[in-house]
This is a predicted structure of a 73-nucleotide RNA (transfer RNA) from Lottia gigantea. Its Rfam family is "tRNA". It is annotated as a transfer RNA.

RNA sequence: GCCUCAAUAGCUCAGUGGUUAGAGCACUGGACUCGUAAACCAGGGGUCGGGAGUUCGAACCUCCCUUGAGGCU
Repeated sequence: GCCUCAAUAGCUCAGUGGUUAGAGCACUGGACUCGUAAACCAGGGGUCGGGAGUUCGAACCUCCCUUGAGGCU
């Protein structure tokens, strides 16, 4: 230098064009308990890495950039 993959909640990930952006764990509160933990109930937390484009409509498609992983020379 070139190629491929990834970036979504605090963490690990799902969601491959529309109907409200979700799960598990974590966190907060409640209830329970002599007390703590587990299990149970409820809740908060996201402008989907940044920018532009396509489209009636983009987390999703296209282009550029950033960061990370792998490969080729």
NCBI's taxonomy places the organism under Eukaryota, Spiralia, Lophotrochozoa, Lottiidae, Lottia.
The coordinates come from a structure-prediction model, not an experiment, and the mean pLDDT is 82.